This is a predicted structure of a 75-nucleotide RNA (transfer RNA) from a Candidatus Micrarchaeota archaeon. The coordinates come from a structure-prediction model, not an experiment, and the mean pLDDT is 81. Its Rfam family is "tRNA". From the family's description: Transfer RNA (tRNA) molecules are approximately 80 nucleotides in length.
């Protein structure tokens, strides 16, 4: 310098390859509420997320180009 691979709630993650509604789903935590003498466990509701810019397209977390930030090989 050169290839490749990764980035999505507070954490860990599906979903991209093959683009579609409506609330991006789930575990864990968080908040409210039920239940309980209380507290735990359970059950119910709710808060919260597509790493930035530009581009295709009626529509892009997703497909394209460029960029940050990680990581792997290889000179």
């Nucleotide at each position: 310098g050169c290839u490749c691979c990764c980035a999505u709630u507070g954490u860990c993650u599906a979903g991209c390859c093959c683009g579609g509604u409506c609330a991006a789903g789930g575990a864990c935590g968080c908040g409210a509420g039920a239940c309980u003498c209380u507290c735990a466990c359970u059950c119910u509701c709710g808060a919260a997320a597509c790493u930035c810019g530009g581009g295709u397209u009626c529509a892009a977390a997703u497909c394209c180009c460029g960029a940050u930030g990680g990581g792997a090989g290889c000179a």